[in-house]
């Protein structure tokens, strides 16, 4: 003492990157800021520096100068002068010591620079300690100084005087040094130590003190200590090889020189070495370490502060002095820069402390003191010390404290939200009581010092008084991630660490109030470790995600069978030395605590030496009649390889014959060939290439690859036997060899095929696919190239791990006359499969299992296997192989959908077969467009367009113009007024509005109330204004298609699967059978309505009788209640003894009998805010209300839906026949009369099986027309009318007469319909004053066709592919803008 999360997808599992949460900072920046302690503070320009300071000291080494003073003497104007002596002191000088320490910085350095451990028998060491021994006697100078003199200055020159612990000889010296030889002893070689003889050389200085004596004075020698110098082992950056060869004093030797000392350190000569894939050389970067940060650790990153070492001190070079330097505040030379100058010449070096400029995102005072600690000098006093101790500035970091505490609910006010009730801010505040850390003021006052000396400092600390008074911010609130609402905005402003948010209801922007986090700080930027097992030693992988080299041989290297002996390298254990201090951990101590500091202990995982052990590994040496490997012998198999020869079939060409008009080719054609005779056919010949059948997930080979036959040469594997060798083995970086096709070079060859190219087609184009030709090439020989999806996308080797049935080559056994069969075994090659593995797919003795060894390779996608460089190549190109930049993914496997010009099965008026149409004409109607003051608005593929609208002259009505009203046309509440309101008449007006006159309530307790009206004030009304992409409700559509799901179970890591798939069958997921499924729900079907048959009951207004009425009746028709009936129930055949299908019987009806209602889970952000409701937004003397007039009816045009026609299956005329279903009181309206007619007059009957609308029409009969723009067709127009209505001008319908247009069956295309259907004929209704060719219903007449499922469209189901998921109207590539 090991934590995860977000993000690839519709969803899943995996791979894999990106991002976040943690820590640390010499940090940066934004906002904010009360106090104290301890630390830290130019990371950039080793850039340049003004000014001041940072190294001096010693008079007890010396001469000289000056001299406060003191003492004495002399002169005397008795307080002055002068002399002598003493004397603290003393800028220059001689001399000594120091200045080589201390301080700063990290430029250089990849190195014995650093770290660690050894060595120096190859060395030095001032001051210090210990020990030993001395100091005798001389000499001559030079500073200062004085004089002369040069120069602007810096600084000199000359002459003269002088002292010393300055300098120089002489003497002495056993010891010291040098050289020589001798002896003893030791050692790893050179050598070391000791002894003795002779030779040469080398010493000095004094000072203080009256003196004794003292001196950390001097000289010599030895030893020590300290400090340094040198050498060596190991370690020490780059995933640098796109740095592979480097080196000439280079490597070594001999001899000189030099150094304190070794050494090519230097030199002369000689030899030719030395280093290097265990990474030399070169390039880049970098001071190294103790340590610091992080981490579970292993590691990774780092080298600020503190400590050790190194290097540097403006750049480069050099030496001098000295014990020590090649010297930060010394010298000389050179360079750059700055400054002074009289232009001749000089001066300087902050990477010391402060400070300035500059650079920069960024880093402080030109402070105090030597009081302490330490350093230098001195005998000492003492002097010096920007070392150091302190203070100042900075929230830069760590640590501590505070900004008040207790009570206090009317849960105040205010704010915010609200469902309007309330909730929250919130015990928070106010208010009451208390306290004084801090603060302010006053007083006292340290330790640090051992007697004195205190910068800090009147500081720390203590006491007293005073007042809650002076002291809180910052980032966040979509997820990760603790914490949510309102308003504003409207893909704008903006946010963002990743995913992402914002296009009118934003928990993501901005603001507010609220909340959660931390708190004198909090966010942000940057760096680094972690998370990241994401370079994987601990601890990953390579079939498909990135990743096995194309294959073999083989070098170095790595690894290696059985059994002895030995060694002890490795390994293990112990001991010793070292691993500085600080740091870290533990236990304690001191500051009020903590940070901080301090004592003791542990650790510092390391290195070295040594002792021991010997199982394994290694070294050495034996053995193995052996299990790996190999050899010999005996066999059989084979498209293994090289060379030579031979063969037949076919294509093409040539020659000759026969023969005639075509051949060839394609989806269809054309180019092409052919009357100069093709194609076809026969015969002969030439030439090249390839080898049908056999032929097989058969054989051989390392891979690439190898296929007619014969001969020859040759490699390998396998089987048998067990004779031989005796680990000889495995792998294999570099290296070498082989290596498909295409391509290249030289020379041949060239039948067919065929890049390029040409022509013909196809096409919008067609530099393609198709066709006709055709050159390189394909073939051979010799070279080169060296790559492929060179794939089993799977490196090689060894061992082990269930069973099974095949193929090929051998061997053995059994059996047989011989095969066959059966069994055992070795090798090769496939299948399916258990355990195990795997993300899954799958692999599975030929492993992707379990293990071992070795090699190669991978680390997000793109950029890119590209660029540059190297190597190879004749070239083409190959090999090795990046970065900038950019994205948050890219990817693997599997899942369920959608899709496919994929497949199987099935269905539908889907096609086909038919019938009638539309598209052409005229008109009606709707839409678009245009126009307009307005032509209101909605609906837009199917699924908008005779739709909303079941009916716009006013109204409707939303639109436009003009007029008018503003609590309002409509609702509720308050108040005032009068008694009305209403009605009538008149004036005005385009109308609304307005004005005048007349008429006119109820109850009462007399206060008033009810009722309606009016005036006024606000709350509010109102909106066909916006958003159908905020919604409810309703509706359309796929589709009346057969589907859509659930529970439990099962297998799968999971999404999901199974069920629901399969075999049949059905209109149907309808039913049956089977099945890891068993059941269930919604939908289907049935139940409901209606039509068709019958029965029964009931019935008037129906029916019957009938010319009519009355009466009667209830059989029939009819009406409407209740029943019956149809269920594959029965028979036969088929089918699987099923479901069911086919045929039949019976029946009014037969296989859901016809029709209707009924619409699963869901899709289309489908339609509707203008039916209604409704959130939010907008308008409020107007986007509301009201009135008149206009418009929605416009008209070059385009489209949809219809009507009428184009005629003889017809038109017209005459007289006749047969319905159903409806409607009727502000209504239907009969008969009669009248009008040519629409109608009018009038009003019988009828709230309806009674009366009315009401005539049905097509049809049938008779007549006429005679194929014409007509006796077809009826538009348009004129005139005259009718009706409705306040009103038919814009803008109604109808009638009569007249007018009589287009149109002679309709291009491409396209719609409907399967039986009482299409087609055709008329009737009714809703709306409605009036106004249907539309819509909704009703009946009459009444067909044709369906072989069938290839195709078109739509749908269902199974399966397959998929880079789609907004789901093929997808995704996506290239070019251009």
């Nucleotide at each position: 003492u090991u934590a995860g999360a977000g993000u690839u997808u519709g969803a899943u599992c995996c791979u894999g990157g990106c991002u976040c949460a943690g820590g640390a900072c010499c940090c940066u920046u934004g906002c904010u800021g009360g106090c104290g302690g301890c630390g830290c503070g130019c990371c950039u320009a080793a850039c340049a520096c003004a000014u001041g300071c940072a190294a001096g000291u010693c008079g007890a080494a010396c001469g000289a100068u000056a001299g406060a003073g003191a003492g004495g003497g002399a002169g005397c104007u008795u307080g002055c002068u002068u002399c002598c002596u003493c004397a603290a002191u003393c800028g220059a000088g001689u001399g000594g010591c120091g200045a080589a320490c201390g301080g700063g910085u990290g430029a250089g350095u990849a190195a014995c620079g650093c770290g660690u451990g050894a060595g120096g028998a190859a060395c030095c060491u001032g001051c210090c300690u210990c020990a030993a021994a001395u100091a005798g006697g001389g000499g001559g100078a030079c500073c200062a100084c004085a004089g002369u003199u040069g120069g602007a200055a810096a600084c000199g020159a000359c002459u003269g005087c002088u002292a010393a612990u300055a300098c120089c000889g002489c003497a002495u010296a056993a010891g010291c040094c040098c050289a020589c030889g001798g002896c003893u002893c030791g050692g790893c070689a050179u050598c070391a130590a000791g002894c003795g003889c002779a030779g040469g050389g080398a010493a000095a200085a004094g000072g203080a003190g009256c003196a004794a004596u003292c001196c950390a004075g001097c000289u010599u020698u030895g030893a020590g200590a300290u400090g340094g110098c040198c050498u060596c082992g190991c370690g020490u950056c780059c995933g640098g090889a796109u740095u592979g060869g480097c080196u000439a004093g280079u490597u070594g030797g001999u001899g000189a020189g030099g150094u304190a000392a070794u050494g090519g350190c230097c030199c002369a000569c000689c030899a030719a070495g030395g280093c290097g894939a265990c990474g030399a050389u070169c390039g880049g970067u970098a001071g190294c370490c103790g340590g610091a940060c992080u981490g579970a650790g292993a590691g990774g990153u780092u080298g600020a502060a503190c400590g050790g070492c190194c290097a540097c001190u403006u750049u480069g070079g050099g030496a001098c002095u000295g014990a020590g330097a090649c010297a930060c505040g010394g010298c000389c030379c050179a360079g750059a820069c700055u400054c002074c100058u009289a232009c001749g010449g000089g001066a300087g070096g902050c990477a010391g402390c402060a400070g300035u400029g500059g650079g920069g995102a960024a880093u402080a005072u030109u402070g105090c003191a030597c009081a302490a600690u330490g350093g230098g000098g001195g005998a000492a006093a003492c002097c010096c010390u920007g070392a150091u101790g302190c203070a100042g500035c900075g929230a830069c970091g760590c640590c501590g404290c505070g900004u008040g505490g207790a009570g206090g609910a009317a849960g105040a006010a205010g704010g915010u939200c609200u469902u309007c009730g309330g909730a929250u801010u919130g015990u928070a505040a106010a208010c009451u009581c208390c306290u004084g850390u801090u603060g302010u003021u006053g007083g006292g006052g340290a330790a640090g010092a051992u007697a004195a000396u205190g910068g800090c400092g009147g500081u720390a600390c203590c006491c007293a008084a005073c007042u809650a008074g002076g002291a809180a911010g910052u980032g966040c609130c979509g997820g990760c991630u603790a914490a949510a609402u309102a308003c504003g905005u409207g893909c704008c402003c903006g946010c963002a660490g990743c995913c992402g948010c914002g296009g009118u209801a934003a928990u993501a922007c901005g603001u507010a109030g609220g909340g959660g986090g931390c708190g004198a700080g909090c966010g942000u930027u940057g760096u680094u470790c972690g998370g990241a097992a994401u370079u994987u030693c601990u601890g990953g992988g390579c079939g498909u995600a990135a990743a096995g080299g194309g294959a073999g041989c083989g070098u170095a290297g790595g690894c290696g069978g059985u059994u002895g002996a030995u060694u002890a390298a490795a390994u293990u254990a112990g001991a010793u030395g070292u691993g500085a201090a600080a740091c870290c951990c533990c236990c304690g101590g001191g500051c009020u605590u903590a940070a901080c500091u301090u004592g003791g202990g542990g650790g510092c995982u390391g290195c070295a030496u040594u002792u021991a052990a010997u199982a394994c590994u290694g070294g050495u040496u034996g053995a193995c009649u052996u299990a790996g490997a190999g050899u010999a012998c005996a066999g059989g198999a084979g498209a293994g390889g090289g060379a030579a020869g031979c063969g037949g079939a076919a294509u093409u060409c040539c020659u000759a014959g026969u023969g005639u008009a075509g051949c060839g080719g394609u989806g269809a054609a054309a180019u092409g060939c052919g009357u100069a005779g093709a194609u076809a056919u026969u015969a002969g010949g030439a030439g090249g290439a390839a080898c049908a059948c056999c032929a097989g997930u058969g054989g051989c080979g390392a891979a690439g690859g190898c296929g007619g036959c014969u001969u020859u040469c040759u490699g390998g594997a396998c089987u048998g036997c067990c004779a031989c060798u005796g680990a000889c083995g495995c792998u294999g970086a570099g290296g070498c060899u082989c290596g498909a096709a295409a391509g290249c070079g030289u020379g041949g060859g060239g039948a067919g095929c065929a890049a390029a190219c040409a022509g013909g087609a196809u096409u919008a184009g067609a530099u393609a696919c198709c066709c006709u030709g055709g050159u390189a090439g394909u073939c051979c020989a010799c070279g080169c190239u060296g790559u492929a999806a060179a794939c089993g996308a799977u490196g090689a080797a060894u061992a082990c791990u269930a069973a099974g049935g095949g193929u090929a080559g051998g061997g053995g056994g059994u059996u047989u006359c011989a095969u066959c069969u059966c069994c055992c075994u070795c090798u090769c090659u496939g299948c399916a499969g258990c355990a195990g593995c795997a993300a899954a797919c799958g692999c599975a003795a030929u492993a992707a299992g379990u293990a071992u060894u070795c090699c190669g390779c991978c680390u997000g996608g793109g950029g890119a296997g590209u660029a540059c460089g190297g190597c190879c190549g004749c070239a083409a190109g190959g090999u090795u192989g990046a970065a900038a930049c950019u994205c948050a993914a890219a990817g693997g496997a599997a899942u369920g959908g959608a899709c496919g010009g994929g497949g199987g099965c099935c269905c539908g008026c889907a096609c086909a077969a038919g019938c009638a149409g539309c598209g052409g004409a005229g008109c009606a109607u709707g839409u678009g467009g245009u126009u307009u003051a307005a032509u209101u608005a909605g609906a837009c593929g199917c699924a908008a367009c005779g739709c909303c609208a079941a009916g716009a002259a006013c109204c409707u009505u939303u639109c436009c113009a003009a007029g008018u009203c503003u609590c309002g046309a409509c609702a509720u509440c308050c108040c005032c007024c009068g008694g009305a309101c209403u009605g009538a008449u008149c004036c005005u007006u385009a109308c609304c509005c307005g004005g005048a006159u007349c008429u006119u309530u109820c109850c009462u307790u007399c206060g008033g109330g009810a009722c309606a009206g009016c005036c006024g004030a606000g709350a509010c009304a109102g909106c066909u204004g916006g958003u159908g992409c905020a919604u409810g409700g309703u509706u359309g559509u796929c589709g009346u298609c057969a589907g859509c799901u659930c529970g439990u179970g099962u297998a799968g890591u999971g999404a999901g699967a199974u069920g629901u798939u399969g075999g049949g069958u059905u209109a149907a997921g309808u039913c049956c059978c089977g099945c890891a499924a068993c059941g269930a729900g919604c939908c289907c079907a049935a139940c409901c309505c209606u039509c068709a048959u019958g029965g029964u009951c009931a019935g008037u207004u129906a029916c019957u009788u009938c010319g009519c009425c009355a009466g009667a009746g209830c059989a029939c028709u009819c009406u409407g209640g209740c029943c019956a009936g149809a269920c594959u129930g029965c028979c036969g055949u088929u089918g699987a003894c099923a479901a069911a299908a086919c045929g039949g019987a019976g029946g009014a009806a037969g296989g859901u009998g016809g029709g209707g209602a009924u619409g699963a889970c869901g899709u289309c952000a489908a339609a509707u805010c203008a039916u209604c409701a409704u959130g939010c937004c907008c308008c409020u003397u107007a986007u509301g209300a009201u009135u008149u007039g206009g418009g929605c009816u416009a008209c070059a045009c385009a489209c949809g839906u219809g009507c009428u026609a184009c005629a003889a299956u017809g038109g017209c005329g005459u007289a006749a026949a047969c319905a159903a279903a409806g409607g009727g009181a502000a209504g239907c309206g009969a008969g009669c009369u009248u009008g040519u007619g629409a109608g009018a007059u009038g009003g019988a009957g009828c709230a309806a099986a009674u009366c009315c609308c009401a005539a049905a029409a097509a049809u049938a009969a008779c007549g006429u027309c005679c194929c014409a723009g007509u006796u077809c067709g009826g538009a348009c127009u004129g005139u005259a009318g009718u009706c409705u209505g306040c009103a038919a001008c814009c803008c109604g319908a109808c009638u009569a007469c007249a007018c009589g247009a287009a149109g002679c069956u309709g291009g491409a295309a396209u719609c409907g319909c399967u039986a009482g259907u299409a087609a055709u004929c008329g009737c009714g209704g809703a709306u409605c004053a009036g106004a249907a060719u539309g819509c909704c219903g009703c009946g009459g007449u009444g067909a044709a066709u369906a072989c069938g499922u290839u195709c078109c469209c739509g749908g269902g189901u199974c399966u397959u592919g998929c880079a789609c998921a907004c789901a093929c109207c997808g995704c996506c590539c290239g070019u251009c803008a």
Molecule: small-subunit ribosomal RNA
Organism: uncultured bacterium